RNAcentral holds the sequence, with entries from ENA. Predicted 3D model of a 1389-nucleotide RNA (small-subunit ribosomal RNA) from an uncultured bacterium. Its Rfam family is "Bacterial small subunit ribosomal RNA".

[in-house]
RNA sequence: AGAGUUUGAUCCUGGCUCAGGAUGAACGCUGGCGGCGUGUUUAACACAUGCAAGUCGAGCGAGAAGCUCUCGAGUUGAUUCUUCGGAUGAAACAUGAGAGUGGAAAGCGGCGGACGGGUGAGUAACGCGUAGGCAACCUGCCCCUUGCAGAGGGAUAGCCUCGGGAAACCGGGAUUAAAACCUCAUAAUGCGGCACUGUGACAUCGCAGAGCCGCCAAAGAUUUAUCGGCAAGGGAUGGGCCUGCGUCUGAUUAGCUAGUUGGUGGGGUAACGGCCUACCAAGGCAACGAUCAGUAGCCGACCUGAGAGGGUGAUCGGCCACAUUGGAACUGAGACACGGUCCAAACUCCUACGGGAGGCAGCAGUGGAGAAUCUUGCACAAUGGGGGAAACCCUGAUGCAGCAACGCCGCGUGAGCGAUGAAGGCCUUUGGGUCGUAAAGCUCUGUCCUUGGGGAAGAAGAUCUGACGGUACCCUUGGAGGAAGCCCCGGCUAACUACGUGCCAGCAGCCGCGGUAAUACGUAGGGGGCGAGCGUUAUCCGGAAUUACUGGGCGUAAAGAGUACGUAGGCGGUCCUGUAAGCGCAUGGUGAAAGGCAUAGGCUUAACCAAUGUGAGCCGUGCGAACUGCAGGACUUGAGUGCAGGAGAGGAAAGCGGAAUUCCUGGUGUAGCGGUGAAAUGCGUAGAUAUCAGGAGGAACACCGGUGGCGAAGGCGGCUUUCUGGACUGUAACUGACGCUGAGGUACGAAAGCGUGGGGAGCAAACAGGAUUAGAUACCCUGGUAGUCCACGCCGUAAACGAUGAGUAUUAGGUGUUGGGGAUAAAACCUCGGUGCCGCAGUUAACGCAAUAAAUACUCCGCCUGGGGAGUACGCACGCAAGUGUGAAACUCAAAGGAAUUGACGGGGACCCGCACAAGCAGCGGAGCAUGUGGUUUAAUUCGAAGCAACGCGAAGAACCUUACCAGGGCUUGACAUCCUCCUGACAAUACCGGUAAUGCGGUACUUCUUCGGACAGUAGAGACAGGUGGUGCAUGGUUGUCGUCAGCUCGUGUCGUGAGAUGUUGGGUUAAGUCCCGCAACGAGCGCAACCCUUGUCAUUAGUUGCCAUCAGGUGAUGCUGGGCACUCCAGGGACACUGCCAUCGCAAGAUGUGAGGAAGGUGGGGAUGACGUCAAAUCAGCACGGCCCUUACGUCCGGGGCUACACACGUGUUACAAUGGGCGGUACAGAGGGCAGCCACCUGGCGACAGGGCGCUAAUCCUUAAAACCGUUCUCAGUUCGGAUCGGAGUCUGCAACCCGACUCCGUGAAGCUGGAUUCGCUAGUAAUCGCGCAUCAGCCAUGGCGCGGUGAAUACGUUCCCGGGCCUUGUACACACCGCCCGUCA
Repeated sequence: AGAGUUUGAUCCUGGCUCAGGAUGAACGCUGGCGGCGUGUUUAACACAUGCAAGUCGAGCGAGAAGCUCUCGAGUUGAUUCUUCGGAUGAAACAUGAGAGUGGAAAGCGGCGGACGGGUGAGUAACGCGUAGGCAACCUGCCCCUUGCAGAGGGAUAGCCUCGGGAAACCGGGAUUAAAACCUCAUAAUGCGGCACUGUGACAUCGCAGAGCCGCCAAAGAUUUAUCGGCAAGGGAUGGGCCUGCGUCUGAUUAGCUAGUUGGUGGGGUAACGGCCUACCAAGGCAACGAUCAGUAGCCGACCUGAGAGGGUGAUCGGCCACAUUGGAACUGAGACACGGUCCAAACUCCUACGGGAGGCAGCAGUGGAGAAUCUUGCACAAUGGGGGAAACCCUGAUGCAGCAACGCCGCGUGAGCGAUGAAGGCCUUUGGGUCGUAAAGCUCUGUCCUUGGGGAAGAAGAUCUGACGGUACCCUUGGAGGAAGCCCCGGCUAACUACGUGCCAGCAGCCGCGGUAAUACGUAGGGGGCGAGCGUUAUCCGGAAUUACUGGGCGUAAAGAGUACGUAGGCGGUCCUGUAAGCGCAUGGUGAAAGGCAUAGGCUUAACCAAUGUGAGCCGUGCGAACUGCAGGACUUGAGUGCAGGAGAGGAAAGCGGAAUUCCUGGUGUAGCGGUGAAAUGCGUAGAUAUCAGGAGGAACACCGGUGGCGAAGGCGGCUUUCUGGACUGUAACUGACGCUGAGGUACGAAAGCGUGGGGAGCAAACAGGAUUAGAUACCCUGGUAGUCCACGCCGUAAACGAUGAGUAUUAGGUGUUGGGGAUAAAACCUCGGUGCCGCAGUUAACGCAAUAAAUACUCCGCCUGGGGAGUACGCACGCAAGUGUGAAACUCAAAGGAAUUGACGGGGACCCGCACAAGCAGCGGAGCAUGUGGUUUAAUUCGAAGCAACGCGAAGAACCUUACCAGGGCUUGACAUCCUCCUGACAAUACCGGUAAUGCGGUACUUCUUCGGACAGUAGAGACAGGUGGUGCAUGGUUGUCGUCAGCUCGUGUCGUGAGAUGUUGGGUUAAGUCCCGCAACGAGCGCAACCCUUGUCAUUAGUUGCCAUCAGGUGAUGCUGGGCACUCCAGGGACACUGCCAUCGCAAGAUGUGAGGAAGGUGGGGAUGACGUCAAAUCAGCACGGCCCUUACGUCCGGGGCUACACACGUGUUACAAUGGGCGGUACAGAGGGCAGCCACCUGGCGACAGGGCGCUAAUCCUUAAAACCGUUCUCAGUUCGGAUCGGAGUCUGCAACCCGACUCCGUGAAGCUGGAUUCGCUAGUAAUCGCGCAUCAGCCAUGGCGCGGUGAAUACGUUCCCGGGCCUUGUACACACCGCCCGUCA
């Protein structure tokens, strides 16, 4: 930093999409360690349980348990004494009383529960931010200063007692203390009042000083060190109030407001204030957006961005608000109070039913909701907070730990060597390639992990004190051992192959993939990316200059209001002076901390932490004065006025005019008129149309008339008059910036339409009829009503367009035209205003615009932001209505669009060509037959070909074979190829026999070479493989058809264009031709055209056998038959000839024309071969080749038989005819090109004949191969015939293994349809059509009437290019590009 996507391609406009970063995230797959952070975004939903605010005995009374002592009685009873009865009575136990000690729990009192912690519901607000103000305020604890604390009094809780109640708790009585409460005293610099001086202030008034009057206080404790109390002043801290500026969306919310705005008196507060109240006034807010509605805690900051901006408001920090919901006050320095009180409500819980209790948006935790968010942990060791003199107590604040890849950061999962490039996987052209030094193997290391040991800092402060924690860290043991996934691989976007699937399954962020060869689906191999993560989803910014302040536009892409006037607002000429608001410079304050950035620092590094520096904005002060503003003064050029002129369909009203249409009356006149592409409806013998005269009425104003004029636009057209607006020219007397634009607003505003009343000739929606048409609610015709006209009033829209807002200034020219002026004899010229065309610079995506800008600038307004939905819905306003104005969303698409380019197309245009039409000739379509096709049938009727360009086509030969089809019978390494093993030298082949429907099968005969290694051949066997006319011609090669033998198709360089492309190749001529000439930003070139090639036509030459015979000779019944010859014909080699070369005319030339000359031939002499770039996914996998796929005892192969020859029918192509230009019979003449040995066959014989039996010649200029029509006679005489020959019967011939299905031919007999063919349609322009026969390929034969050739006879017609078809070139339109067999609209399913 860009990219993909609209098109055949291009440029532009424009949307959609992607690549980046981010997150309190969630989901999927996966998951080793550590550090630092973070963790209910949803239900301000409900909450079990525990804890989260207490502390002070150095304020007070009272004082439990415990302990000590004393005493009383009791039990047991040591010791000692003993008269043995007992005495003594230690000690122990239980117990009562008293004293002491002790200090729990509760209470009075003090301080703290207003902090800390949570949440974001509400709030669009002085709530927050920022900067100020309070002379209108308060402030416990803390600090400083000054002063004071004298004397009294009465209660009350607790406790005791009585009572009520289930409980919570309450009530009565008695008694008691204080630093609790009260009274008095003292008291000012305090408070209140009065008047004074100085000073400050706009003022109420403040400050300072002095004077007078009135008022107000206290508490003690003790360890004697102190702490505490009261009053006052000051400070600090914290708060309260006020103000400027900033702070989301909607105008489809435009008006809101009664305590509302202000005043006065009073009240209230710490304090100002309608904060409250009474009275008075009628104000206040709002387009600079009030009110209303929706949404939202605000900020430091965070994310993104180059920035400006945009988005967000988790964690941390500041402020605010809230504490189940709503309301209220009390206490207090501070609250209208999260863990206080009262009331109300909902909910939950307890209850003895009478009543009570509660508030996790504190920390954990539970349920619920949700895609989703943690432990009912440890400690007060540190930091901080409350109480206390202190010890200390309390502290879910906080410090830590736990859970979670939720985020950021760091580390690891090993390192080196290691090629038989192992095995295996995948791919493969089978050679190999790749995974891949990767593994194995060898040598090492020890981060994390693990074993054992040591072991902190954090502690201040000398001792003591550590939750974290035996943690961090260090040493040590062990062993590569325990640690890799996720996404992607068609383009964007780095990364490719195979298989499976077959528009199925699926993918997809956009474009789009998938219909049998998918790098896009699924899997695998390989590869790419990131990595303890990787993807997806959601959201934000970016890219998007796609809301454009930076930084966009509006002629045609979305977008200039229909036009003007004008309010607010915005902007504004020249000079001078002042001011200093904007502006500039300097400086001061603020801008909290954290964060960001820069530079060094601390944890091993980093994340993280942390030191210093750094800012926009706002407020103040000083200075400056160019510009803008403001104030004052002046000016004339902007603007306006006056005066003098001329132009004009400018507007309004009144009057007048002629032409024309229609109607009425009368005359003339007679059968039609009218209308159309053609008609009909209609009018007309009751007299139309036509024509003449007169009259009526309405509407519009021919010629002039003009890219002429006027007007703001809409618009304005006969003439005259009246009233009236504006512009222009000249002049320079006057005013002195008075100007421009213009949101709202107002006025005007075509046509149609509406209302009321007139008018109504013509025209004419609707309507009627007639035509057209498949239909025709249309186009055409005949009628015809609203309306069109007038007056008044509405409507308010148009492609209201120059699709171009208004104004000012500047910037080459040329040429028309219109209205003035100057100058002038005239033409020309100069100048101002208007209106056109061309054109430079410039501009534009291009087209184009270009002094009348779409150029260059400035000012103001309006409008646009993808297409559709939709100018629709809803709301509102206007309107009588019709409707108009304003004007969305859901949903849906990846485009929609502009300009230009190349094609294609057009029932667009211009030019040209072709048997394209026309002019002709002969046909097809009707009949019979042949043949091909469709259809049908069938076991099979094998397959292909399908408009032209399939259909006598593949097929230049289907009885078997062919043959691919069908039924049946066989074979399975195979009918055919290569390789291996064993065996054999025989089998096979051939001949014969048997057998079978036939192949297969059985038998007999026959039976290799060799240098002995083997070769060759064969049987058998195993597998690799063979084989396939199976599929795909839409995977292909090759070949072919077609446009079309049409004249086209391109390239290099240059030039033009942003580009696709253009130019060249267009133009003027000419040609069969892009053939040639001329011109030209083109100059050349290539493939095509032409020519070169073959053939035919003429001549000469060379060569004469198998060809020929003029001359010479010989011979025959006859013949080049023979000698001879090569003159001629002919044959086949190499040449010549034709080039518009010559002449005339036309033309610049190219060239054209001519009964031109010459010539065999004349303008390409005739014919052929030759087919440009390309089109049709044209045809062919069945000619051949070939990639995938499919079959493998069969989709291969062999065999006999059948079928391809079927037959209600339909079509194509042919053939024979329908007859006299003919048929039959007889006679007679003349070709060319081919073919021939498994052949052509003379000739002879037989047969009516097909043919048969003999048989000469010929491997061919030698032999064989009758030409027919024609011509000469004769017959038939217009008939279904002496035409026509189908069909059928019979008898034959030939080929062949075999003519049944299913051959051809011959003879005899039979003798069908058919008498020239509807609509339509084919061929042909000269040796052509037509007609006549001959030959050949294939082939045993032949269904050949087909195909390909050959010659004989031999016409007609072409005015011409309007039309049909096809084609070429130029041009034009296009919303087509699969290209008109296109695209596309509506309805229905």